[in-house]
Molecule: transfer RNA
Organism: Nanobdellia archaeon
RNA sequence: GGGUGUGUAGCCUAGUCUGGAUAAGGCGACUGCCUCCUAAGCAGUAGAUCGAGGGUUCAAAUCCCUUCACGCCCG
Numbered sequence: 001g002g003g004u005g006u007g008u009a010g011c012c013u014a015g016u017c018u019g020g021a022u023a024a025g026g027c028g029a030c031u032g033c034c035u036c037c038u039a040a041g042c043a044g045u046a047g048a049u050c051g052a053g054g055g056u057u058c059a060a061a062u063c064c065c066u067u068c069a070c071g072c073c074c075g
Stems, first nucleotide, its partner, number of pairs: 001074007010027004020058001029045005051067005
């Protein structure tokens, strides 16, 4: 340099193929209940505009283009 894959809350993952309207779940965090206290258990709360920018569309995590980071293959 060419090809290809991944990127979504603090962490891990689903959703992308086939666009559809509050972006879901687990762990963790916080608050409350319970307990002498802690843990466990139960209930609740907060947290991501989906790597970045642009485009298409009534509507984009999803389609298109560019670009960044990381991995793999080829040279």